[in-house]
RNA sequence: AGAGUUUGAUCAUGGCUCAGGAUGAACGCUGGCGGCGUGCCUAACACAUGCAAGUCGAACGAGCGAGAGAUGAAACCUAGUGAUUCUCGAGCGAGUGGCGGACGGGUGAGUAACGCGUGGGUAACCUGCCUUACAGAGGGGGAUAACAGUCUGAAAAGACUGCUAAUACCGCAUAAGCACACAGUACCGCAUGGUACAGGGUGAAAAGAUUUAUCACUGUAAGAUGGACCCGCGUCUGAUUAGCCAGUUGGCAGGGUAACGGCCUACCAAAGCGACGAUCAGUAGCCGACCUGAGAGGGUGAUCGGCCACAUUGGGACUGAGACACGGCCCAAACUCCUACGGGAGGCAGCAGUGGGGGAUAUUGCACAAUGGAGGAAACUCUGAUGCAGCGACGCCGCGUGAGUGAAGAAGUAUUUCGGUAUGUAAAGCUCUAUCAGCAGGGAAGAUAAUGACAGUACCUGACCAAGAAGCCCCGGCUAACUACGUGCCAGCAGCCGCGGUAAUACGUAGGGGGCAAGCGUUAUCCGGAUUUACUGGGUGUAAAGGGAGCGUAGACGGAAUGUCAAGUCUGAAGUGAAAUCCCCGGGCUUAACCCGGGAACUGCUUUGGAAACUGGUAUUCUUGAGUGUCGGAGAGGUAAGCGGAAUUCCUGGUGUAGUAGUGAAAUGCGUAGAUAUCAGGAAGAACACCAGUGGCGAAGGCGGCUAUCUGGACAGUAACUGACGCUGAGGCGCGAAAGCGUGGGGAGCAAACAGGAUUAGAUACCCUGGUAGUCCACGCCGUAAACGAUGAAUACUAGGUGUAGGGGGUAUCGACUCCCUCUGUGCCGCAGUUAACACAAUAAGUAUUCCACCUGGGGAGUACGGCCGCAAGGUUGAAACUCAAAGGAAUUGACGGGGGCCCGCACAAGCAGUGGAUUAUGUGGUUUAAUUCGAAGCAACGCGAAGAACCUUACCAGGACUUGACAUCCUCUGACCGCUUUAGAGAUAAAGCUUUCCUUCGGGACAGAGAGACAGGUGGUGCAUGGUUGUCGUCAGCUCGUGUCGUGAGAUGUUGGGUUAAGUCCCGCAACGAGCGCAACCCCUAUUGCCAGUUGCCAUCAUUCAGUUGGGAACUCUGGCGAGACUGCCGUGGACAACACGGAGGAAGGUGGGGACGACGUCAAAUCAUCAUGCCCCUUAUGUCCUGGGCUACACACGUAAUACAAUGGUAACGACAGAGGGCAGCGAACCCGCGAGGGCCAGCGAAUCCCUAAACGUUAUCCCAGUUCGGACUGCAGGCUGCAACCCGCCUGCACGAAGUCGGAAUUGCUAGUAAUGGCAGGUCAGCAUACUGCCGUGAAUACGUUCCCGGGCCUUGUACACACCGCCCGUCACACCAUGAGAGUCUGCAAUACCCGAAGUCAGUAGUCUAACCGCAAGGAGGACGCUGCCGAAGGUAGGGCCGAUAAUUGGGGUGAAGUCGUAACAAGGUAGC
Repeated sequence: AGAGUUUGAUCAUGGCUCAGGAUGAACGCUGGCGGCGUGCCUAACACAUGCAAGUCGAACGAGCGAGAGAUGAAACCUAGUGAUUCUCGAGCGAGUGGCGGACGGGUGAGUAACGCGUGGGUAACCUGCCUUACAGAGGGGGAUAACAGUCUGAAAAGACUGCUAAUACCGCAUAAGCACACAGUACCGCAUGGUACAGGGUGAAAAGAUUUAUCACUGUAAGAUGGACCCGCGUCUGAUUAGCCAGUUGGCAGGGUAACGGCCUACCAAAGCGACGAUCAGUAGCCGACCUGAGAGGGUGAUCGGCCACAUUGGGACUGAGACACGGCCCAAACUCCUACGGGAGGCAGCAGUGGGGGAUAUUGCACAAUGGAGGAAACUCUGAUGCAGCGACGCCGCGUGAGUGAAGAAGUAUUUCGGUAUGUAAAGCUCUAUCAGCAGGGAAGAUAAUGACAGUACCUGACCAAGAAGCCCCGGCUAACUACGUGCCAGCAGCCGCGGUAAUACGUAGGGGGCAAGCGUUAUCCGGAUUUACUGGGUGUAAAGGGAGCGUAGACGGAAUGUCAAGUCUGAAGUGAAAUCCCCGGGCUUAACCCGGGAACUGCUUUGGAAACUGGUAUUCUUGAGUGUCGGAGAGGUAAGCGGAAUUCCUGGUGUAGUAGUGAAAUGCGUAGAUAUCAGGAAGAACACCAGUGGCGAAGGCGGCUAUCUGGACAGUAACUGACGCUGAGGCGCGAAAGCGUGGGGAGCAAACAGGAUUAGAUACCCUGGUAGUCCACGCCGUAAACGAUGAAUACUAGGUGUAGGGGGUAUCGACUCCCUCUGUGCCGCAGUUAACACAAUAAGUAUUCCACCUGGGGAGUACGGCCGCAAGGUUGAAACUCAAAGGAAUUGACGGGGGCCCGCACAAGCAGUGGAUUAUGUGGUUUAAUUCGAAGCAACGCGAAGAACCUUACCAGGACUUGACAUCCUCUGACCGCUUUAGAGAUAAAGCUUUCCUUCGGGACAGAGAGACAGGUGGUGCAUGGUUGUCGUCAGCUCGUGUCGUGAGAUGUUGGGUUAAGUCCCGCAACGAGCGCAACCCCUAUUGCCAGUUGCCAUCAUUCAGUUGGGAACUCUGGCGAGACUGCCGUGGACAACACGGAGGAAGGUGGGGACGACGUCAAAUCAUCAUGCCCCUUAUGUCCUGGGCUACACACGUAAUACAAUGGUAACGACAGAGGGCAGCGAACCCGCGAGGGCCAGCGAAUCCCUAAACGUUAUCCCAGUUCGGACUGCAGGCUGCAACCCGCCUGCACGAAGUCGGAAUUGCUAGUAAUGGCAGGUCAGCAUACUGCCGUGAAUACGUUCCCGGGCCUUGUACACACCGCCCGUCACACCAUGAGAGUCUGCAAUACCCGAAGUCAGUAGUCUAACCGCAAGGAGGACGCUGCCGAAGGUAGGGCCGAUAAUUGGGGUGAAGUCGUAACAAGGUAGC
C1' cells in the first nucleotide's frame, strides 16, 4: 500500500466482498511446562447453609468463675483429706454506657440530569475522630435496664410490681475573643454586604478511668480532612414529536434548612421556555481511559482508578458530626418460610455456594504472616477488605518436544510415459547433550526484636533415561501451497466471484505441499481498508443529485479612506489539567510479559500583562456597487374593450342528375324525400394564412389579425442627485402549460368515452364513418409536466473568428452607402483549460468568491402509515421489513434491423428442358418383426457411407459349439504339421485309418499340438475428451501483422475516400509506410502452328493386292517431346495526361480464350470412435470366437432421387454410314458351326496405337394415320439360358403369350448463358453373377438475357440498438401454483407516561378541650416541660373514569418480493413493424 466482482472487451460511476488489528468472548479439533493477568456481558431472577462489624471490664452494676490465702464442722486415727464461711482473683459474659455499624465490599436497575467532565464561586454553608493554641472540669439530684417475682403468648415477643450503678440523664454555679438583639467608628467589596475594634444586656459547659506513664471530657479559635449548594462551557437519536408550562415565571411577607433558593405557604403581577430545537418519545450510568486509525475521526466504558445512583418494589422518618442508612427502624405491595390460624420471621446487586436463564464465566479453600480498617491505654479481638492457594490455553509472555553426522537415496506409501519420481538426511545406524517433566539432597527474601497462610514454594546441586511432551487450518483466483482415486448438478463446498451434469488442482479420501504453532480454525462484535457522509477529504448536463419560476423575512456573506475599542485572532506569564495508562530514559524478577523510579506529555479550561495587520463593534467621510432623475428609440410583455376578412359547417332559394365519400383494398355513412357539384343570400362559433426569421418580448409558465385605453420591464445616451441603501435567501407570500373539478354561459370545427364498418387467429388497437364530455368565455379551485439548456442565483477574470436583433459614436465631402469602435441581447465555429467520455468553451460544464437547494447501490417505492393542503381527483412531506450482486453512464468492436447508400451472383427477369400427376427402380421416414444391424437429418441427410446384402460380406436374430481363445508376443514340454479316405452330425466339430518333415553356426529356428500365466479380442459407449479426413458459407474477396501516429483505454489508422476491376485488381489522394495469408500467375487438359521422331499409326506420288495386304515413302493425318503464340502489344475515342473502359486492325484465338486442379482468417461443440488411429469407461466360459439357418429384400402409408412413357420432330421393318475414351490372361475372345434368341461348341489372335470388346441417334426406302393405338410397356403365365457348392425366401438374361396406369400433370418447385441446355449411344470401376446408380467419353446440337424494382444469398460504407449463446437475441404484464415479509381490518388483549376524582398506611409538621407524667420552680395547690391519644394539611400502594402513545393478535382483504423448463398474448429494444417517453 491494495485486491476480487457489472462488460465480448474498455474507461469512469457505484455498491457488495476480502487481506490487518482487537475482545471479559463462545464453539469445533487438539493439548507438555512455567510466570503475570483475568473469569455471569444473560434473570437488578429466586435463594438452602456457613461466614462477611464489631470492640471496650482502664465507663457501670449484677452473675459465673479456674486458682490462691485464711477458717476449720463431721469422720478416719493422725501422713493428710476436707464441709462451711471470709478475702483476693486470671478469665467468661447477657445488660446499661461509649465509639464504630454513613468506611471497606457489591451492582449498574434508574438517570439525557449541574448526573458526569472541566473551570470557577460560596460576602449563602457544615465538618466526629486528627493537629495547634487558649481556657476549664465546682457542687448536687432523680431515675432505669440487668436482676427477682407475677402474668400473657405456640412462638416471636411483651406487660406489671420491686431493687441497683455509671464517662447514661437533669438542674444550679462560673466563663470568654462563643451565640442573640441593640447602638458606634475605621477599612474593604461585584449587590445583598464583609472584616477589625470598643460598649452594656441576655443565653449557654464539663466525666471520669487507671498499673500515676497517661488516656478520656467541656468551651472557643485556627488548620487539615471530608462533605453541601450555585454558575460558564461540553455531554446520544428522532420534527412522521412544534408548540410547552399553573408553583408555572417574577415580586412582597413569612416558614423551613448547616446554608441560598417557589424549597414550602399566603397575597400580587402574567410572565417564562422554544426552529441556536422547547415539550414528547426511544436509548444510555459519566469520566480517566481502552480498541482502531497516518491523522482528523469512529467505536467501547470489563478488569484498575475518580464521581454518581441503587440495595426485593414503593413511601417515610428516627438516631447521629455524617444516612433518609446493603448485613438499622416504621408502613404498604409481591414472594418465601414457621404457626397451636390468633400471629410471627426474611431480604447474597458482600465471599463461597444452589437452582434457573443462557452459546457462556471458577472453590460452600487457607490466613490475618504482610498492607489497610474498627474498637481498645494496651495486650489483643474482629476483618470473605486484603494476602495467598484451587479451577479454566480465557488472554499476554517465556521455554521445550532434541543436536551433529548419516545415500544402499533402505523398506513402506503415493504416483508413473514403467525408465523413474516424491516423501528424503527424513528414518534406521553412529556420536553427543539434558532445558522442561520425573527422582534425591540443600533451601531463601518477603520480618526492624518476635510472628510466614503462601510452602519445603522460588531457587541451587546431583544421578538417570532421547526417553514422557504436536497439533490445527489451508492448497481455483483474491492468497503462500498439486497430484491420484471416488462421486457424477448427486453427495456436497462457498467470505466474494463461483465449483459439481464421467477425465473436478474448488466435493470426499489419500500422498505431497503451504501457513501458524500449545495452539489452530470458525462464529459474533468494533475500527480500518471506505476519499462509501468527504473539517482534513466528494459530488449534482447525460452515472444518484439544481427547487417550475419569482418577490422577500430571519440568517449567512459583503466596496473605498481615516480614527478608536479589543469580542474573535496572535504572543508572554501564572493556576489547573488526580494517580494509573500511552511515549522516552533507567532499574528489579535468569529473559520477556509484569513491576518500580524519573522525565515528557495530557493538544483543554481559567486568570492576567501585551499587540492591533485581518474579521468584528463604533465614529466621521468617499463614489466605483446599487438606486433616482432626464432624453431617446425597439418589442407576439400584460390587462380590458371594439372592429375585420379568408376558410369550415349549417340554413334558405336556384341550376342539375346518380352517384358521393372513404381506403392498401373495402365497408359502415350520405343520396331519387334530389345528395356530391355549382350560384346567390343568411347564421354561428373558433382560429388568425402570407409577413415569419436558431427574429422579438417576458422571471418562468408563456405571448402572433387590426385599432385605441390603462400599465410593467429591459436597453442606449447623459452624469444632476442619494451615499453601500448590496448579493443570496431556510420558513413565508403571490405566479404557474395541459388535463381535471365547481357555478353560469357558449358550442362552428376538432375530439377522450361510446357506436358502427374494416383488418386480424383474436383486435376492447392502429385505418374508416359518426360522435359526447372537453376544447371557447366569466368567476373560483387544482399546483403538477421530459415545468429541459435534463445545466440554481450573483460578481470578477481568461485567445480569436463569423452571423443576427436593438441603440450610440467616429472617419470621408452636407448627406446616403461603406468601413471602424462600443453597450445590450441572441446563434454558430474554435484555442487554452475542464471532462469518464460525449462534449462545454466570455450565454463555461474554465479560473475564483458568496449564499441557497439536492445526492449517497438496485428493487420494494415516490409506495405504506402519520401530518398538512384539496369539493374530489389527488398533491406535499416520506419510511421499513424483505430481496439482489449488481442496477446505471459514456465510448469501442461485432452481430442484427419489416434503417439508408453502392455493388455482385442462373438471385430475379427473358428463355429452354424438367420435377410435383402415372408405372417401375432406388433411398428415407413410419409401421411390422426373433432380427428387419449401424450411421447420415434444412440448405450442407434421403441412387448418401454401399465402386454392386443369394452363402460370404454381416456388424443383426434363433439355435448349436469354444474359453490363453479365430489373430500377436513371451515361457516349458512333445514332434510332426499339412494332406487324403471313412463314419456321425445342419455344420462347426468329434472319432478312426493312410501318408509324413525342413533349415542350422548344433545353441536353436520354422510349423503343429499340450500346459500355466502375462495377455489377446470387442463394428461395445463417448465425434460434447481427440488426431486425421470431409462438408458448408465460398473461388465469396476478404483476413491479418510490424513500425509509426491518434486515443486514459477497449481500440482506431493502414483496410476509409474519388475512380476502376471478376478480384483489398489497379491508379490517384491521404499519418501513414511496408509486409504476410488469400486474388491473379506459375501446373494439367483443350483450341493454332514450327522443329524433332516414324511403329503396331498414316498413304500424296510409284509398284502390288480382295484388303496400306506388301514393297516403298516421311509429304499429310495421327502419336508425344521440345518450342512459338495473346501482352490492352498497336491505332482511335472517353477518362485526372492515371488505372481502366469502348471501338478497330491484325490474328487460329482478344481483353481471365474455354475447362480442371488449387479453398485465406475463421463459422457451424457441423459429419465420422462403423475406414484408420487414439484417451478414458465398460465386457472377459462373453458385449470375444466358430458354425447352420434366417434377416438387412417385410408393407395400410408418406417423402426424396431417378428410369420409362403418354407418341407422328414419332413407332415398326429393311438397307446404309460416321466416334472418342477406356478395358483385357482364373481375361478379352474374332472367324466358323448349332440355336428364333439368351447362349452353346470349337478354337485363331492378343499381356495389346498390332488382337478382341465396338456404337446409337442419323440417312434412304416402306408401313402405321391420331386411336389408349403397330403409342406405352408394368404385372402375370409358360418355356429356356448363364454364373455360382447353392438362384425358394433373394440374381440377371431370352423366346412366346398376357398388355395395367398413363392422352403432358394442382399448389409449389429445380437445372441451365454455348459446343452450354436438350438429346443419342459407348466405355469403365465395383463384380463369380447382378446397374434405370456412379464416374468418364464422343455424336447431334438450340432459345434467351430489356434490365436490377422485387424474392434469395453475399461484399463494402454508414446509421440505430436495452443484442454479445449475438434477432432462432432480448424482454413486459395479467392469470395459475408454492413460499416469505408487509399495509388495511369488525375488533380483542398487554404495556407505558400523564390527567381528574375517591380512599388514605407509616410519618414529619401544625393544632389540641381527653389521659398520664421522676428531676426544675413552688410550703402546698399547682405550674413549666414532656409523653400518649385525637384532629388537620401533605401523603405511597390501591380504586374509578375518559383520553394519549407503543406493541401483540384477527375472519377477510390489498399490493410487493422470490421461485430451470405452466397459460395468454407480444408492450419495449432496429423506423421493434402505429417512433418512443

Description
Small-subunit ribosomal RNA from an uncultured rumen bacterium, 1477 nucleotides, folded computationally. Its mean pLDDT, the model's own confidence on a scale to 100, is 84. RNAcentral holds the sequence, with entries from Greengenes. Rfam family: Bacterial small subunit ribosomal RNA. Rfam links the family to the GO terms structural constituent of ribosome and ribosome.